This is a predicted structure of a 105-nucleotide RNA (SAM riboswitch aptamer (S box leader)) from uncultured Fulvivirga sp.
RNA sequence: CUUAUCAAGAAAGGCAGAGGGACAUGGCCCGUUGAAGCCUUAGCAACCAUUAGCCAGUUGGCUGAAAGGUGCUAAAUCCAUCCGCAAUAUUGGCGGGCAGAUAAG
Numbered sequence: 001c002u003u004a005u006c007a008a009g010a011a012a013g014g015c016a017g018a019g020g021g022a023c024a025u026g027g028c029c030c031g032u033u034g035a036a037g038c039c040u041u042a043g044c045a046a047c048c049a050u051u052a053g054c055c056a057g058u059u060g061g062c063u064g065a066a067a068g069g070u071g072c073u074a075a076a077u078c079c080a081u082c083c084g085c086a087a088u089a090u091u092g093g094c095g096g097g098c099a100g101a102u103a104a105g
Base pairs, nucleotide, nucleotide: 001105002104003103004102005101006100011041012040013039014038015037019030020029021028024081025080026079027078042073043072044071047069048068050065051064052063053062054061055060077099082096083095084094085093
């Protein structure tokens, strides 16, 4: 840089000791009943790889298994921000953009 996904899911312990929720602003939350970070164990999911069956016959598609490589385990990517729509609709009105995260290339 490209493509795909992002309202689901899944936490205990040890060390540590005041911050954290990506950045900025605003909001709202989490935190001395212990934040960040590190370690151990456990778990979630199924992107890639593996594998079974079927279809296709372009080496791809669908369904399943399993869990090797990643990832993840408060809150929609916590919410808003820019553009458009809607006009009280409501899980937090809808669509798009920007930014970000993850995977694969």
Overview:
Rfam family: SAM riboswitch aptamer (S box leader). About the family: The SAM riboswitch is found upstream of a number of genes which code for proteins involved in methionine or cysteine biosynthesis in Gram-positive bacteria. The model forms 94% of the base pairs in the Rfam consensus. Its mean pLDDT, the model's own confidence on a scale to 100, is 86.